[in-house]
Context: one part of a larger RNA
């Protein structure tokens, strides 16, 4: 130099994308402990104090009360929570990219829809058979949601799905009008014409199912969920009114959000100074209701911010211990 340790004046996050890392805390007994809340938690909250040894005197005894001894330090080494305030996201324990990702991802109790009456549906295998199940709809099986509270709007026009039979289209199969070939055999000097039956080839009407057209239902199926003008006695703004479309025009909440381009929106809070944060406001480029919407106590090796403490992150670097190091093995 580099690697692993340790130690530091004054300052105390100025460092840094970020307190990354180290540092602090650290056991145990007594006190004493907020806001919220699903009343069980939050909690070891937080905040404080105490702990050796000697003698007495209580007590069986652990141990306690009293005086008193040294030390910088009594849990004398060592092992052994930092706390805390607010937010987003997921309720929660849990799973997970074996070897760059542990989450807000998957999972999960709960809701819900659709599908199955048992030789069940469904899966798997040309089957036989097996699973489902030695089960029986309080089953199984498929998709969505994601604890709890409060709720969950409008549209069935389009795709889909379930019913429906009247038309209409409609396949092979039925069916066989009819036409073609051949052909005995006639007609003719002949060339060539007609041509029964039978056979070959072809074929029109007319029959003929599901599907599709078609009627309805269906949205916790897929999925959708509006312009543009005007109007209040300052301005403004638009409870009102008109007018096109549409299957219906976004309901409650909620909102610069994990979602807002514009944009470091505008005000409020913290900072001396804050693209970040937290509370508002709504102009929602392009939230919104089981592709669930809004809260949420607790739960997190989650992700923002801010605060105590503490400190070599850093002003700024310095000093110790150990090892490496260069040749050559």
């Nucleotide at each position: 130099u580099c690697a692993c340790a340790g130690u530091u004046a004054a300052g105390g996050a100025a460092u840094u994308a970020g307190g990354c890392a180290a540092a602090a805390u650290g056991a145990c007994c007594c006190u004493g402990u907020a806001a919220c809340u699903u009343c069980g938690g939050g909690a070891g909250a937080a905040a404080g104090g105490g702990u050796a040894c000697c003698u007495a005197c209580a007590g069986c005894a652990a141990u306690g009360u009293a005086g008193g001894u040294c030390g910088c330090a009594g849990a004398g080494a060592a092992u052994a929570g930092g706390u805390c305030c607010a937010g987003g996201c997921a309720a929660c324990u849990g799973u997970u990219u074996a070897a760059c990702a542990a989450a807000a991802a998957c999972a999960c109790a709960u809701g819900g829809c659709u599908a199955u009456g048992c030789a069940a549906a469904u899966u798997a295998g040309a089957a036989a058979u097996a699973a489902g199940a030695a089960g029986u709809a309080u089953a199984u099986a498929g998709c969505c949601u994601g604890a709890c509270a409060c709720c969950u709007g409008c549209c069935c026009g389009g795709u889909g799905c379930u019913g429906g039979a009247a038309g209409g289209u409609u396949a092979a199969g039925a069916g066989g009008a009819g036409a073609a070939g051949u052909c005995a055999u006639c007609a003719g000097c002949a060339a060539u014409g007609a041509g029964a039956a039978g056979c070959u080839u072809u074929g029109a009407a007319u029959u003929g199912a599901a599907g599709c057209c078609c009627c309805a239902g269906u949205a916790a199926a897929c999925g959708g969920c509006g312009g543009c003008c005007g109007u209040a006695a300052c301005u403004a703004u638009a409870a009102c009114g008109g007018u096109c479309c549409u299957a219906a025009g976004g309901u409650a909440g909620c909102g610069a959000a994990a979602u807002u381009c514009c944009u470091u929106g505008u005000c409020g809070g913290g900072u001396a100074a804050g693209u970040u944060c937290c509370g508002a406001c709504c102009u929602g480029c392009a939230c919104g209701a089981a592709u669930g919407g809004u809260g949420u106590a607790a739960u997190g090796a989650u992700c923002u911010g801010g605060a105590c403490a503490c400190u070599g992150u850093c002003u700024c670097a310095a000093c110790u211990g150990u090892g490496a190091g260069c040749u050559c093995g």

This is a predicted structure of a 329-nucleotide part of an RNA (large-subunit ribosomal RNA, domain IV) from Dysgonomonas sp. HDW5A. Its Rfam family is "Bacterial large subunit ribosomal RNA". The full RNA is in RNAcentral, with records from ENA. The prediction has a mean pLDDT of 88. Lineage of the source: Bacteria > Bacteroidota > Bacteroidales > Dysgonomonadaceae > Dysgonomonas.